[in-house]
């Protein structure tokens, strides 16, 4: 530092989602050692028990108890017990009294300010302080009293009650009194206590020494007050406030102060956010960020606030007091029922809550606190120790060395590969754990005892000091050293589709399941679950929560607003924001220097110390801050003086549907009245309703009302913005221009606030021709509460009064400045001179192109969306929603303002390509039209669905399956089914054993087989064998037309012979793409040409091939036969001939090559010559990149699965041929352009030995018999048939049609029952031309006639092929179908068979 996901793709705009880092953590699975730190976030929920605040006998009175001296009795182990005096050197239970209990220790409930940070040792000033320092002064003399304890007594108890005695550093007067407090400045008032020690006494005492106490005065250090900005949401909380704001006076306080009270005033606070209401202890810091920030406020430290909840106050130098006291409440105890007693948010612990947090340890040895003169005492503060992987950091679970690449494991192309040097095995080592032993340091004090020094009369005594001895460790089996054994005790957890490092096997089969997002699973899941591997961390490793980051997604730094979310519909203006030019002044911002603080700790940088390292610590830096002073004056800003370019006055011109009134015209529309005149009119796509003979529609006069102004009119004009249109008046607004004058920054914008403000709507009144929602009627349609017709009210008009909203738009706030042109129009003005419908300049407007430049792209471009400045508004994913509750506002509809739950991974722009359009433009195809024949209707054949069945084997499925695989199902063929049967197998390969091989036969059976039986001994040879079959046996294996055409490979079909499809460099584009290939022209064609940011080039088009027409040259038999000879009843028959025709090689030949004309002097069209053919001459093969998960695993090949006495193999005998009705394809036909008898003519391409077969002869015939020729330009099949002639038939279910159905045959085969073809002979069905609909055809085509060929033992009306005859139409591209180019539209991309709403 990014990275995943909106699409087909792009680009942008937006969400979401994820890599990081941290944590007082929880949870899973797992777990060896040490260090160091942390460790009830929740129930300020209630708590058993034990601790957690005492101490001072040197203040006092006392002596319950220990204990030591004394004495004294008792036992006796003669120095002990054990009793008892009686005292207090020692000590001390309770009281008196003194300090301390207000520190330390918890805890975050309340508190948005009585808090907190900074200001802070000078913010401020009206204060107070015990213990501690320091310095003056003083400590004299008296009193009476009370607890202990005593008696009597209440009471259960806590607790008292009365009555006696006692002491004090307890209490109370006195004396003394200033440097104190008060003062009227005369003076008044105010104190205190002793205790210990030595020495000395006359026991009264005095002298030291020290420790105390009073008074004052100062200091440290503590503490109370006040005062600025800073610290949290919510305007869906806009007004709160009566001690409230100030004053004077008192009162109270250590002290100011409405703190509290009387009076007086009527003020304070608020949009720079008062009041409410929700949440919260504040900070140093902590965790993240490059920062800025943005989140926490656990441990540590400051600081406030609490102490069971609410109130009070004593005491004291500090409390309104965690372990103090009244009260009140709630809860729990304890009672003898009167009444009492209690407060873990100190440590430990207990329940309870809860995802979830520790021991009812040791010690006062340090450290620091309280009391004491001190030793000491107390001390759950500390200081350890213990549990927890909760955290951070250390260390180790061995090193080497080992290739048979070992066993297993898993994969595998079966070759191996990989777990993996890993292990095993040899060599070594022993940290850490264990065991044994030594062992620091954390100990300064304190005590003895000696000197010396100070105080003293003093060598005591106290007090300092030095030496010296002694001696305090909870932690603790310390911490580290050292021996010993032996690899020995010690590795897991996530992850493996992308994102994101790391793959493969099996099982699962949209199941069970993963999932942070995108998404995986529907039989080949690298996403499930398991295995092996791998990656990543590693005593931890995932998951979950909840932070910040990434996210510039709230944008201060660092964002937006035509179209993506987002400019108020327009104005005028408060406040605020920001303001032009020249001086001088100031010094508020600014900005430079000093100085002071910013606790410590923590971050960070250098250093020290624990073996390192986390930890500690020592020093620096920093702490971006404030505050005080001293400077600077450029730039804001304030004062003051001034300008005139901004803005305005004023005077002349000026355009204008600019407003508001009022009056007036002409057309046209209904309507009414009257006349003329008859039968309709009206209205649609057709139509009907409707008016009309009671005379309508037409057409004349005439009147009557209302609304609106045609042409002019114009991207013309006014106007803020909604809007403004006929002429005249009258008020009224604002713009522009010209020169001159005045003011002198007056200005811009503008949060609320005011006003204006299309249409429908409402309120009252009027008005109403046309129009017209609602509504009636008729039509459309499945329906039609719609589009369309006929009616027709509200409404539309006026006048007043509400409404406040529109896709109120330029989707683009307003002001100002500056930034290339170039054409147009509106309105003013100057100037020129050729005086004009003229040039040129300027200046406000209003179009249109267009550079620079901006944009995500479109596009915007002096009218900016460019480059700057000022202000306001408003915007953060999509849906819920501008909805729901409050509020206002409004007669009412509603409007404004405005969430949240819940849910989705999107929603969204702009542009690309493509697809689609009942969008368009151009083009072309038997595509439509114009024609001929058909097809749907009949009978048949044949293929399909559907049924049937043991089975009717499978496949195909709009077109592009259905006479298609099958170019031929009686067995076979066959895959199907019945019943028999075989099991290394019908077929490969390998191994052993045996025989030749192969054959005759006979029985059994449906056969398959199966039992018997004859003949048979071969080939090579190195003599060991071996090579071929053939049999048995054994396992590897065979086999499957089982499955998946959506694993697949070749093959195909289709769009389509449709002309398209791409590439290379180049250029455009942020890109996807574009361009080329489009664009005029042309072509059967992306076929050519011109043009052209494109040059080329490639598959396709066309050509090169095959055939078909003309011709030439060669060759000349089995075709040929002019000419020449012989020959026949006749035939190239025969000699011969190479002319012809055919045959087959190989050439020519056609190219828009010539000509005319259009065209653009082009490509190419038109027409013509000439030629057999002419503009691609006809036909054929030849199918670009793609689509359709198109078909085919049953041709074949193949991956994965499935079968293996069977889903393999053999056989017999059945089926595939079945048959109500259905649909495709095709034969035949409904006749007279025909049928049915004779008769006569012309073909081409096959094909032929398991063959064609001539001729003969028997048969009506199918065809049999015999047989000649022919391996085929020579024989044969073979006869062409339509055609042409003559005859018959005459419109009929026939001399049509032929189907069916008896009968008799033929032929092929082992075999014609199921189930062939043919023939003969009788029989003679439907059908008389076919509803809606549909098919193929453009010239040798359609139609139509017949011939042959594959397959085949026989079986075509089916296919593929041959020739014969031999039309008709095209006016044309409106329409339907299909395609192909170019353009627009798109919310489609599985691409209209789509999305999509209800």
């Nucleotide at each position: 530092a990014g990275a995943g996901u909106u699409u087909g793709a792009u680009u942008a705009u937006g969400g979401c989602u994820c890599a990081g880092a941290g944590u007082g953590a929880a949870c899973g699975c797992u777990g060896g050692c040490g260090g160091c730190g942390u460790g009830c976030u929740u129930a300020a929920c209630a708590c058993a028990u034990g601790c957690a605040a005492g101490u001072c006998g040197a203040a006092c009175g006392a002596g319950a108890a220990c204990g030591g001296a004394u004495u004294a009795u008792a036992g006796c182990u003669u120095g002990c017990u054990a009793u008892a005096u009686g005292u207090c050197a020692g000590c001390u239970a309770a009281g008196u009294g003194g300090c301390g209990c207000a520190c330390g220790g918890g805890u975050g409930a309340g508190u948005a300010a009585u808090g907190u940070a900074u200001a802070u040792u000078a913010g401020g000033g009206a204060u107070u302080u015990g213990c501690c320092u320091u310095u003056g002064c003083g400590u004299g003399g008296g009193g009476g009293a009370u607890a202990a304890c005593u008696a009597u007594u209440g009471g259960a108890a806590a607790c008292g009650a009365u009555g006696g005695c006692u002491a004090a550093u307890a209490c109370c007067g006195c004396a003394u009194a200033a440097c104190g407090u008060c003062u009227u400045c005369g003076g008044a008032c105010c104190a205190a206590a002793g205790g210990g020690g030595g020495c000395u006494u006359u026991c009264g005492g005095g002298c030291u020494c020290u420790c105390g106490c009073g008074c004052a005065a100062a200091g440290a250090g503590a503490a109370a007050c006040c005062u600025a900005a800073g610290c949290g949401a919510g305007a869906u909380u806009a007004g709160c406030u009566u001690g409230u704001u100030g004053g004077u006076g008192a009162g109270g306080u250590a002290a100011a102060g409405g703190c509290u009270c009387a009076c007086c005033a009527a003020g304070g606070c608020g949009a720079c956010g008062a009041u409410c209401u929700c949440u919260a202890g504040c900070u140093g810091u902590u965790c993240u960020g490059a920062g800025a920030g943005g989140a926490a406020g656990a441990u540590c430290a400051g600081u406030c606030a609490c102490a069971c909840u609410g109130g009070a106050a004593c005491u004291g130098a500090g409390a309104c007091a965690c372990g103090g006291u009244c009260c009140a409440g709630a809860c729990a105890c304890c009672u003898a029922c009167g009444g009492g007693u209690g407060g873990c948010a100190g440590c430990a612990g207990u329940g309870g809550g809860g995802a979830a947090u520790a021991u009812u340890g040791c010690a006062c040895a340090a450290u620091g606190g309280g009391g004491g003169a001190a030793a000491c005492c107390c001390u759950g503060a500390u200081g350890c120790a213990g549990c927890c992987a909760u955290g951070c950091c250390g260390c180790g679970u061995g090193u080497g060395u080992g290739a048979a690449g070992a066993a297993g494991g898993c994969c595998u192309u079966c070759g191996g590969g990989u777990u993996g040097u890993a292990a095993a095995g040899c060599a070594c080592u022993u940290u850490c754990a264990g065991u044994u032993g030594u062992g620091a340091g954390g100990a300064a004090a304190g005590g003895g005892u000696a000197g010396c020094g100070g105080u003293u009369a003093a060598u005591a005594c106290c007090c300092g000091u030095u030496a010296u001895c002694u001696g305090u460790g909870a932690c603790g089996u310390u911490a580290g050293c050292a021996a010993c054994a032996g690899a020995a005790g010690a590795a897991g957890g996530a992850c493996c589709g992308g994102c994101u490092a790391a793959c493969u096997c099996c099982g699962u089969g949209c199941c069970a399941g993963c999932a942070g997002c995108c998404g995986c699973g529907g039989u080949a899941a690298u996403a499930c679950g398991g295995a092996g591997g791998g990656u990543c961390c590693g005593a931890g490793c995932g998951u979950u929560a909840a932070u910040c980051g990434g996210a510039a997604u709230u944008a201060c730094u660092g964002g937006g607003c035509g179209u993506a979310a987002a400019g108020c519909g327009c104005g005028c203006g408060u406040a605020g924001g920001u303001g032009g030019u020249u001086a001088g002044g100031u010094a508020a911002g600014u900005u430079g220097g000093a100085u002071g603080u910013g606790a410590a700790a923590g971050c960070c940088c250098c250093g020290g110390g624990c073996u390192u390292a986390a930890c500690c610590u020592g020093g620096g830096a920093a702490c971006u801050g404030c505050a005080u002073u001293c400077g600077a004056a450029a730039c804001u800003g304030c004062c003051u003086a001034g300008c005139u370019a901004g803005a305005g006055u004023a005077c002349g011109a000026u355009a204008g549907a600019g407003g508001g009134g009022g009056g007036u015209a002409g057309a046209a529309u209904u309507u009414c009245a009257g006349g003329u005149g008859u039968a309709g009119c009206g209205g649609u796509g057709a139509a009907a309703u409707g008016c009309g003979u009671a005379g309508a529609g037409a057409u004349c006069u005439g009147a009557a009302g209302g609304a609106a102004u045609a042409c002019c009119a114009g991207u013309g004009g006014c106007g803020a913005a909604g809007g403004c249109g006929g002429c005249c008046c009258c008020c009224u607004g604002g713009g522009u221009u010209g020169a001159u004058a005045c003011u002198g920054a007056c200005a811009c914008u503008g949060a609320g606030g005011u006003g204006c403000g299309a249409a429908a709507g409402c309120g009252u009144g009027g008005g109403u021709a046309g129009c017209a929602a609602a509504c009636a009627g008729g039509a459309u349609u499945a329906g039609a509460u719609a589009c369309c017709c006929u009616g027709g009210u509200a409404g539309u008009c006026c006048a007043u009064g509400c409404c406040g909203u529109a896709a109120a738009c330029g989707a683009u706030g307003u002001c100002a400045a500056c930034u290339a042109g170039c054409c147009g129009u509106u309105g003013g003005a100057a100037g020129a001179c050729u005086u004009g419908a003229u040039c040129u300049u300027u200046u406000a407007g209003u179009g249109g192109c267009g550079c620079a430049g901006c944009u995500a792209a479109c596009g915007c471009a002096a009218u900016a969306a460019g480059u700057u400045g000022a202000c306001c508004g408003c915007c953060u994913g999509g849906g819920g929603a501008g909805u729901a509750c409050g509020g206002c506002c409004g007669c009412g509809a509603g409007g404004u303002u405005a969430a949240a739950a819940c849910u989705c991974a999107a929603a969204u722009g702009a542009a690309u390509u493509g697809a689609c359009g009942g969008g368009g433009g151009c083009c072309c195809g038997c595509a439509c039209a114009a024609g001929c024949g058909g097809u749907g209707g009949a009978g048949c054949a044949u293929g399909u669905g559907g049924u049937u069945u043991a089975a009717u084997u499978c496949g195909a499925a709009a077109c592009a399956a259905c006479g298609c695989g099958a170019a031929g199902a009686a067995c076979c063929u066959u895959a199907c089914c019945u019943a028999c049967u075989c099991u290394u197998g019908a077929c490969a390969u390998c191994c052993u054993c045996a025989g030749a091989a192969c054959u005759u036969a006979g029985c059994a059976g449906a056969g398959a087989u199966g039992c018997u039986u004859u003949g048979g001994u071969g080939c090579c040879u190195u003599c060991g064998g071996g090579a071929a079959c053939c049999g048995a046996g054994u396992g590897a294996c065979a086999g499957g037309u089982g499955c998946u055409g959506c694993a697949u490979g070749g093959c195909u079909g289709u769009c389509g012979u449709c002309a398209g499809c791409u590439c290379g460099u180049g250029u455009u584009g942020u890109g996807a793409a574009a361009u080329g290939u489009u664009g005029g022209g042309u072509u059967a064609a992306g076929u050519c040409c011109c043009g052209u940011a494109a040059c080329g080039a490639g598959c396709g088009c066309a050509a090169c091939c095959c055939u078909u027409a003309u011709c030439c040259u060669u060759a000349u038999u089995u075709g040929c036969c002019a000419g020449c000879g012989a020959g026949u009843a006749a035939u190239g028959u025969c000699g011969g001939g190479a002319a012809c025709u055919c045959u087959a090689a190989g050439g020519a030949g056609a190219c828009u090559g010539c000509c005319g004309g259009u065209g653009a002097c082009a490509a190419a069209c038109c027409g013509g010559a000439g030629g057999a053919a002419g503009g691609c001459g006809g036909g054929g093969a030849c199918g670009a990149g793609g689509u359709c998960a198109a078909g085919u695993c049953a041709u074949c090949a193949u991956g994965g699965c499935c079968c293996u006495c069977a889903c393999g193999g053999g056989a017999u005998g059945g089926g595939c041929u079945a048959c109500a009705a259905a649909c495709g394809u095709g034969c035949u036909a409904c006749a007279a352009u025909g049928g049915g008898g004779g008769g006569u003519a012309c073909a081409a391409a096959g094909g032929g030995c398991u063959g064609c077969a001539a001729a003969c002869u028997c048969g009506c015939g199918a065809g049999a018999g015999u047989a000649a020729g022919c391996g085929a330009a020579u024989c044969c099949c073979a006869a062409a048939a339509a055609a042409c002639c003559c005859c018959u038939c005459g419109u009929a279910g026939u001399c049509c049609g032929g189907a069916u159905c008896g009968g008799a045959g033929u032929c092929u085969g082992c075999a014609a029952c199921u189930c062939g073809a043919c023939u003969c002979c009788g029989u003679g069905a439907a059908g008389u031309c076919g509803g809606a609909a549909u098919c193929g055809c453009u010239a040798u085509u359609a139609a139509u006639c017949g011939c042959g060929a594959a397959u085949c033992a026989g079986a075509a009306u089916g296919u593929c092929g041959c020739g014969g005859u031999g039309a008709a139409u095209a006016c044309g591209u409106u329409c339907c179908c299909g395609g192909g180019c170019c353009u627009u539209g798109u919310a489609c991309a599985c691409a209209c068979c789509g999305c999509c709403c209800c």